[in-house]
RNA sequence: AAUGUUAAAAGCCAAACAUAUCGUGAGGUGUGGACGGAAAGCUAUGGGUCUCAGGGAAGAUCGCCAGGCUGCACAU
Numbered sequence: 001a002a003u004g005u006u007a008a009a010a011g012c013c014a015a016a017c018a019u020a021u022c023g024u025g026a027g028g029u030g031u032g033g034a035c036g037g038a039a040a041g042c043u044a045u046g047g048g049u050c051u052c053a054g055g056g057a058a059g060a061u062c063g064c065c066a067g068g069c070u071g072c073a074c075a076u
Stems, first nucleotide, its partner, number of pairs: 002076004012037002017032006035063001041069003045066003048061004052056001
């Protein structure tokens, strides 16, 4: 550097729930907390799901699936 992913996890992330806060809302963020995760890192590109006082050049979700970019461990 290339290819692959049976097992493991030092280190990493952190569901539900509680709490504070922002938002009309779906939800976001902080703290506590761990159900889980080998991309549960980043990205709304395609599909799905969800939200709306204003339904559209609107918004939420990548811890729903796929795609794109990057990366850890191990094996060859």